[in-house]
The RNA shown here (transfer RNA) has 71 nucleotides and comes from a Candidatus Pacearchaeota archaeon.
RNA sequence: GGGCUCAUAGUUCAGUGGCAAAACGUGUCGUUCGCAACGACAAGGCUCGGGUUCGAUUCCCGAUGAGUCCA
Numbered sequence: 001g002g003g004c005u006c007a008u009a010g011u012u013c014a015g016u017g018g019c020a021a022a023a024c025g026u027g028u029c030g031u032u033c034g035c036a037a038c039g040a041c042a043a044g045g046c047u048c049g050g051g052u053u054c055g056a057u058u059c060c061c062g063a064u065g066a067g068u069c070c071a
């Protein structure tokens, strides 16, 4: 320098045009003499800029970052 893949919650990740799901973790409450465990509820997220579209996490282009391969 070039090819390919990827970027979603604090972490691991699903979702591929219309409401963003879950597990662990966190907070509150209940249960207990207390802790743990358990149960209920809650907070918390689509890397950035443009384009297409009635509508973009999703499709297209570019940027940034990560991984991998070639030179």
Stems, first nucleotide, its partner, number of pairs: 001070007010024003018054001026042005047063005

The sequence is in RNAcentral, with records from ENA. Its mean pLDDT, the model's own confidence on a scale to 100, is 82. The source organism's lineage runs through Archaea, Nanobdellati and Candidatus Pacearchaeota. Rfam family: tRNA.